[in-house]
RNA sequence: CGACUAGCUCAAUGGUAGAGCACAAGACUAGGGUUCUUGGGGUCGUGGGUUCGAAUCCCACGUCGA
Repeated sequence: CGACUAGCUCAAUGGUAGAGCACAAGACUAGGGUUCUUGGGGUCGUGGGUUCGAAUCCCACGUCGA
C1' cells in the first nucleotide's frame, strides 16, 4: 500500500445483498453425461463511529498478499 461479501471465483452509485461454478430436486435418458427448469445456502473479517439509512464513508483491530 492492497485485499477480506454464499462451499469456490467474483460483482454490487449511501436506499430490498447478486452472478457464474458447485450442491439439491424435477424434466430429459435404458442408465450416465449434456441441456432445461426450480430451489437451498450470507451475523458482507471483528468492534466502534457518521447518517433517516452503511457491504459501501471514517477509526481501531485481525488475517492474507506486496